A computed fold for a 1491-nucleotide RNA from a metagenome, annotated as small-subunit ribosomal RNA.

């Protein structure tokens, strides 16, 4: 660093995916070991059980338990000593009480807060601080209580009440007193003032304590540590939240407070906050960092570190230095738990650990040995901070799971195969080595230890050194040494492109895969398995999540004519930026230097664990804020000066610029009166419709409203919608000229105002025409449209909303610069005698074009070009300009403006095709002009259909249907029924035997079964050849797939086109060549052209015809009467040459090609006809000619054999035939002329028989001979006399005939009889341009036999073409496309199913928040007449002070009602997306058939 994915293909725009990083992760599948580091992200849900904060006996009065000691008693007993009982606090010490300090740290969460919570930065002359340290001063006398103890009593308990003592470093009073608070006077200094203050007087108020130290206390100053408060700047979303606020702002005097402050109250004053986002709503701990990025940014805040809030839920004080206090107290509430029901406990969001949530997070461990916290004088004593250790691959990092040698390659597997082989694979197996990890044994008690305790010394207390004693939770650890012995250790995803890695098999749009394209519909590299290969390793996939690729919000670093995107226009407010010269200034700017920016994090070079991850001691970074100095070019601010930007000003032409009023003539409808008749009038045609009651038509008159004809133009004006008949008045602006004033006064513009076509709405007038709605008539399958008749609202005017258009140049205003032609408008100079012409110049307004830009198209001084200022706007399609909310409107409807869901595109250019009921140009029997027919009949004959035991199968628009079929009674055959056979009816290969066969008999439809007769062949002796048997391998299939395939065939189409190579053009698909003028039957030839030259087609070569020459010649001819012979003229024949090229003459064209006339000449412009069929196209026909991949069947889907079927028969269709007649049947004459084929299992002549078909026989011929084989239409004469016939021939009956084992289903011919339908065919529709239509016949293939089909021959022999408008089809050119499966294309809407989000709903059920009232705990301040009452006064009496009580203020939960916000929910209901092939019409794309 980039890739896929929109299109047949391109290039551009855009979106959706992918590869990389990370995680407090989780699941899936697997797992050998160290070291670090991590582990409830959800229920701030509820919690059993244990710990988590106490210490001080050197503050105290005491002795409950231990222990010691003394004394007394027992008892075992030997002086003693032992146990056990009791006294004594006497001693160590201490439960539980009084005190003192701790309990505010530490650990744990993140509900809550959007804030001075936090981050920096500064300030406090407005403020506290216990223990700690530094300096000074005092500690003096005295009193009164009280817990505990002890007694008594109420309760279940939990907990009290009461009585008698006691003590103190508990508590009180007093003296002295530094110093403090407050208040009054003077009063230096800060510029004055207000206000602070330093030194000094003077007066009030105020403490505490044991004695000499020592500890301790107390008061005062300083420091340090912690805190408290202000202020400057940062700190998510949202305007579909725009206005808020009343103690709210500020004052003045008071309260409280450590301390300012409306913190709090009384009074005055009306302020104070906001568009530079206040209120409100959501959501949420802030940083240090932590992930990604190149950076700029984006995201996130767990572990560690710092603040900060909580600590079942709200709420309030109290002690203290220090809370409104996690393991403190009091009230209120929810939960839970004890209870004798009267009442009472309790708060794991500390460690462990259960429950519950959930996809998910661990041990009810060990130690105070280190490190640190709390008392303590100290030993030491508590410490789930803390260190250690258990469980999780949840994550980083390290090791290992062996190394070497070992085959042209074992076994096994897995594929291919041209059977030879390849792969797994040096892998294995073998043979050597070595031993980290594991086992086992030992060794090590490393290092982390120093501090303590007791002695000694030193020196003022306190330190300090030395001896010397214990002290380790980890820890049988790390770490070393030996032994054994490859011994204990590999998996997972992935293999269609992205993306490194491929082949079988199995399934078959199924089962499934998928991240995005997309795979699966019998040969899946993409499901599922294997085998083999990639990637990565104790780990790998796969799921979420952020970043990044994505320059896809663009500050780095993006657009806006047509992709998404310029407001309809203008004035104008805030704001934004703004010409020249001077001179200050220092706010931005540039520099320096100072403070801080916490540690840990990053980094760079270093130690330390065997390495590394880890760690650890320095140094940079920490890109920010602050402060204090230089500087002044630039931006900003003050001052002074210009004039070119901007306005003014004199004056001169222009213009459809606006208003308002008048005036004009044409048309048009209507009126009234004439003339005047029968239709007008509309259309594609036609109808409604007017009109004899006189219509259109035409003459006069008259009346009304609305628009203004030519001129009239890419001309003019206007800011933009816009704006045309003439005149008038008023009013706006621009413009050119000249250079006189002002002197930056300017530019754009959020919001705000003004305008704003048409339609539409009020309200009152007008209404001629045109005309939505509406009628009516056509048109259609319908036709609520397009046409036509008519018509109403509206169009018009006044006033007054509406405010939105493709409101367009799809281009926002300004201002500057950047080649040039060429037209037009309005000036102005200039040159000209002088009007034109010319020349320069300013403002419009066109087009062409460079350089630039641009995806392209295209713009190009009027920019879409280079710059500059503002404003507007855009960010994948759909859903949507849709809901809701709000504002505006009289309504109709407009601004503003989602989201949930659903697609991977949608989209712009521009290319190549194709396609148009788009255009030009050209051919064709394509029309047209003309013959002859098809469709009607009747019969052949094929095809559907039906039928059937089968009616085998194939072909289906031109291009299937007398088509495979050049010939179905058996055979063919492939279908059907019955019988029958399994190595087979055919082929190879093995064994084994010699027969096989032919012929008789018998059974059977046959095939075939059974029985008699007869029996091999060659040889080199190895064997062969042929049969029969017999076993496996394999045979066979006209079964399936023409959508797996060769190979063949059709068809556009004998159209004339299809392409290359190399230059050029184009980002690129691709263009050019090949298009353009002409011209051909042609991309044929010629000219011109960025082209130039080739190849496949076209032509020609190539048969056959027409003509002639020459050469040879038989079985052919022939001038002999015939034959023989003999000729080489003629006919023919078949080689070989000759002719025809636009060659020649004219005209015509461009000096071309080429046409167009003649000539000659058998032929004349390719002479006639054939054969030849380019790249391609239809997945076009064939697996049934053949070959063939796959699959499928093997006592059958193969084979044999009768026998039937393929020929059926209400019916439709094609293709023939043969007619309907008189150009004709019919006869009759013999009488005319062909050509081109056939023939041996053949063709067959003469002659006989037969009406005939045919039969007898069988000369002659393998054919220039013999035979088939008589051509026929025609000719010539007779007969028919327009009919269902003397036309027509079907069907039927008899009698024959030929072929063939057989003509019954099922053949052809004959002869007699019978004698049907047909009278020229509807709508449609086919052929054919010359020897051709049309007509007449004749021959062959197939074949035993059978044509009216097929091919082939020759006879007769014609109309008619003006021409390309039309129809069809085809070729070049353009042109439009939303079409590429290419119009048989695409494609909309409604309806009718299913399922999804979602709006609206009559309500109904929550939540959180404010704001009213009501109740008012608990406590705090205040008040105080009751009750009490130890210190101090007082002889008393009483007083002072104090407690409890009781008011008041505030107050938490509670409760009421009322609105506003958000949620669910909800009969109906509204659209809206998505679905398989539904229904209806066809709206768009071509001129999409009404642009």
């Nucleotide at each position: 660093a980039g890739a896929g994915u929109u299109u047949g293909a391109u290039c551009c725009u855009g979106g959706c995916u992918c590869a990389g990083g990370a995680u407090g992760a989780a699941c899936g599948c697997u797992a050998g070991c160290u070291a670090c580091a991590g582990g409830c992200u959800u229920a701030a849900c509820a919690c059993a059980u244990g710990c988590a904060a106490g210490u001080c006996g050197a503050g105290g009065g005491g002795c409950a338990g231990c222990a010691u000691g003394u004394c007394g008693g027992u008892u075992g007993c030997u002086u003693g000593c032992a146990a056990c009982c009791g006294a004594c606090g006497a001693u160590g010490g201490c439960g539980a009480c009084c005190g003192g300090c701790g309990c505010a740290c530490g650990g744990g969460u993140g509900a809550g807060u959007a804030a001075c919570g936090c981050g920096u930065a500064u300030c406090c002359a407005a403020c506290c601080u216990a223990c700690c340290c530094u300096u000074g001063u005092c500690c003096a006398u005295c009193g009164g209580a009280u817990a505990a103890c002890c007694c008594g009593u109420c309760g279940a308990a939990a907990g009290g009440c009461g009585g008698c003592c006691u003590a103190a470093c508990a508590c009180g009073a007093u003296a002295u007193g530094c110093g403090g608070u407050u208040c009054u006077c003077a009063g230096c200094a800060g510029g004055c003032a207000u206000c602070u203050a330093a030194c000094g007087a003077g007066a009030a108020c105020g403490a505490a304590a044991u004695g000499u130290g020592a500890a301790g206390g107390a008061g005062a100053a300083g420091g340090a540590u912690g805190g408290g408060g202000a202020u400057g700047c940062g700190u998510c979303u949202g305007a579909u939240u725009a206005g808020c606020u009343u103690g709210u702002u500020g004052g003045c005097g008071g309260g409280g407070u450590a301390a300012c402050g409306g913190c709090c109250c009384a009074c005055c004053a009306a302020g104070g906050c906001g568009a530079c986002g206040a209120u409100c709503a959501g959501u949420a701990g802030g940083g240090g960092u932590u992930c990604u990025g190149a950076g700029a940014g984006g995201a996130a805040g767990g572990u560690c570190c710092c603040c900060c809030a909580c600590a079942u839920u709200g709420g309030a004080a109290c002690u203290g230095a220090g809370a409104c206090a996690c393991g403190g107290u009091c009230c209120a509430a929810a939960c839970u738990c004890c209870u004798a029901c009267g009442g009472g406990a309790g708060g794991c969001a500390g460690c462990a650990g259960u429950g519950a949530g959930g996809a998910a997070u661990a041990u009810u461990g060990g130690u105070c040995a280190a490190u640190g916290g709390a008392c303590g004088g100290g030993a030491g004593u508590c410490u789930g901070a803390a260190c250690c250790a258990g469980c999780c691959a949840a994550g980083u990092a390290g090791c290992g799971u062996g190394c070497a040698g070992g085959a042209c390659g074992a076994c096994g597997g897995c594929c291919c195969u041209a059977u030879g082989g390849g792969u797994u694979g040096u892998a294995a197996a073998c043979u050597g080595c070595u031993u980290u990890u594991a086992u086992a044994g030992g060794g090590g008690g490393a290092u982390a230890a120093a501090g303590u305790g007791u002695g000694c010394c030193a020196c003022g207390u306190g330190u300090g050194g030395c001896a010397u004693a214990a002290u380790g939770c980890a820890g049988g650890u790390a770490c070393c040494c030996u032994a054994u012995g490859a011994a204990u250790a590999a998996g997972g995803a992935c293999c269609g492109g992205c993306u490194a890695a491929u082949u079988c098999c199995g399934u078959g749009c199924c089962a499934g895969c998928a991240g995005c394209c997309g795979c699966g519909g019998u040969a899946a590299u993409a499901c599922g398995g294997a085998a083999g290969g990639u990637c990565c390793g104790g780990g790998c996939g796969u799921u979420a999540u952020c970043c990044g690729g994505a320059u896809u919000u663009a500050u780095u670093g993006g657009g806006u004519u047509u992709a998404a995107a310029g407001g309809g226009a203008g004035c104008g407010u805030a704001g934004g930026c703004c010409g020249u010269c001077u001179u200050a200034u220092a706010a931005g700017c540039g520099u320096g230097u100072u403070g801080u920016g916490a540690a840990a994090u990053g980094u760079c070079g270093g130690g330390g664990c065997u390495c590394a991850a880890c760690u650890u001691g320095g140094g940079c970074a920490u890109u920010g804020c602050a402060g204090c100095g230089c500087g002044a070019a630039c931006u900003g601010u003050g001052a002074g000066a210009c004039u070119u930007g901007a306005g003014u000003g004199c004056g001169c032409a222009g213009g459809a610029a606006g208003u308002a009023g008048g005036c004009g003539g044409a048309a048009u409808u209507c009126g009234u009166c004439g003339u005047g008749u029968a239709g007008c009038g509309g259309u594609g045609a036609a109808a409604u419709g007017c009109u004899u009651a006189g219509a259109u038509a035409u003459g006069a008159c008259g009346a009304a409203g609305a628009a203004c004809u030519c001129c009239g133009a890419u001309u003019g004006c206007g800011a933009a919608g816009g704006c045309a008949g003439c005149c008038u008045a008023c009013u706006g602006g621009g413009c050119a000229c000249c250079a006189a004033c002002u002197g930056a006064c300017g530019c754009u513009g959020a919001g705000g105002c003004u305008c704003g076509a048409a339609a539409g709405u009020g309200u009152g007038g007008g209404u001629a025409g045109c005309a939505a709605a509406c009628a009516g008539g056509a048109u259609u399958a319908g036709a609520u449209a397009c046409c036509c008749u008519g018509g109403u609202a509206g169009u018009c005017c006044a006033c007054a909303c509406c405010g939105u258009a493709a409101a367009c140049g799809a281009u926002g205003a300004u201002u500057a610069c950047u080649a040039g032609g060429u037209g037009u408008u309005g000036g102005a100079g200039g040159a000209u005698u002088g009007a034109c012409c010319c020349c320069u110049u300013c403002a419009g307004u066109g087009c062409c074009g460079c350089a630039g830009u641009u995806a392209a198209c295209a713009c190009a001084a009027u920019a879409a070009g280079u710059a500059a200022u503002c404003c507007a706007c855009c960010u994948g399609g759909g859903g949507a300009g849709u809901a809701c909310g709000a504002c505006c409107g009289c309504a109709a409807g407009g601004u503003u403006g989602a989201a949930a869901c659903u697609c991977a595109a949608a989209g712009g250019a521009a290319u190549u095709g194709a396609c148009g009921g788009g255009g030009g140009c050209c051919c064709g029997c394509a029309c047209a002009a003309g013959c002859a027919g098809u469709g009607g009949a009747g019969u052949a004959u094929g095809u559907g259909g039906u039928u059937u035991a089968a009616u085998u199968c194939g072909a289906c628009g031109c291009a299937a249907c007398g088509c495979g079929a050049a010939g179905a009674a058996c055979c063919u055959u492939a279908c059907c029924a019955a019988g029958u056979c399994u190595u087979g009816a055919c082929a190879u290969c093995c064994c084994u035997u010699g027969a096989c066969g032919a012929u008789g008999c018998u059974g059977g439809a046959a095939a075939c079964a059974g029985u008699g007769u007869u029996u091999c062949u060659c040889u080199u002796c190895g064997g062969a050849g042929c049969a029969a048997g017999g076993a496996g391998a394999c045979a066979g299939g006209u079964g399936g797939u023409g959508c797996a395939u060769g190979g063949u065939u059709g068809u556009c189409g004998u159209c004339a086109g299809c392409u290359c190579g190399u230059g050029u053009c184009g980002u690129g698909a691709g263009a050019u060549g090949u298009u353009g003028g002409g011209u051909u039957a042609a991309g044929u030839c010629c000219c011109g052209c960025a082209a130039c030259g080739a190849g496949c087609g076209c032509a020609a070569c190539c048969c056959u015809u027409a003509u002639g020459g020459u050469c040879a010649g038989u079985u052919a001819c022939u001038a002999c009467g015939c034959a023989a012979g003999a000729g080489g003229a003629c006919u023919c024949u078949g080689g070989c040459c000759a002719g025809a090229c636009u060659g020649c003459c004219g005209u015509u064209g461009a000096c071309a090609a080429a046409a167009c006339g003649g000539a000659g000449g058998a032929a004349g412009g390719u002479g006639g006809g054939g054969a030849u069929g380019a790249c391609g196209u239809c997945a076009a026909a064939u697996c049934a000619u053949c070959a063939u991949g796959c699959c499928c069947u093997u006592u059958a889907u193969g084979a044999c054999u009768u026998g039937g079927g393929c020929u059926a028969c209400a019916c439709a269709c094609g293709u023939a035939c043969u007619a309907c007649a008189a150009u004709g049947g019919c006869g009759u004459u013999a009488a005319a002329c062909a050509a081109a084929g056939a023939g041996a299992a053949g063709c067959a002549a003469g002659a006989c028989c037969g009406c005939g078909a045919g039969g007898u026989g069988g000369a002659g011929c393998a054919a220039a001979a013999c035979u088939c084989a008589g051509a026929a239409a025609c000719a010539a004469c007779g007969u028919c006399c327009c009919a269902g016939u003397u036309c027509g021939g079907a069907c039927u009956g008899c009698a024959g005939g030929c072929u063939g084992c057989a003509a019954c289903u099922c053949g052809c011919c004959u002869g007699c009889a019978c004698g049907a339908a047909g009278u020229c065919g509807g709508a449609a529709u086919u052929g054919c341009u010359a020897g051709u239509a049309a007509u007449c016949g004749u021959g062959g293939a197939u074949c035993a036999g059978c044509a009216u089909g097929c091919c082939a021959c020759g006879g007769u022999g014609g109309a008619u073409a003006c021409g390309u408008u039309c129809c069809c089809g085809g070729g070049c050119c353009u042109u439009g496309u939303a079409c590429a499966c290419a119009c048989c294309g695409c494609c909309c809407g409604u309806c009718a199913c299913a399922c999804c989000a979602u709006g609206a709903g009559a309500g109904c059920c929550g939540g959180g928040g404010g704001g009213a009232c009501c109740c008012g705990a608990a406590g705090u301040c205040g008040g105080u007449a009751g009750u009490c009452u130890a210190a101090c006064c007082g002889c008393a009496a009483g007083g002072a002070g104090g407690a409890c009580g009781c008011c008041g203020c505030c107050g938490a939960a509670g409760g009421u009602a009322a609105a506003a916000c958000u949620g669910g929910u909800g009969a109906u209901u509204g659209g809206g997306g998505u679905g398989a092939a539904g229904u209806c019409g066809u709206a768009a794309c071509a001129a999409g058939g009404u642009a």

Record summary:
The sequence is in RNAcentral, with records from SILVA. Its mean pLDDT, the model's own confidence on a scale to 100, is 82. Rfam family: Bacterial small subunit ribosomal RNA.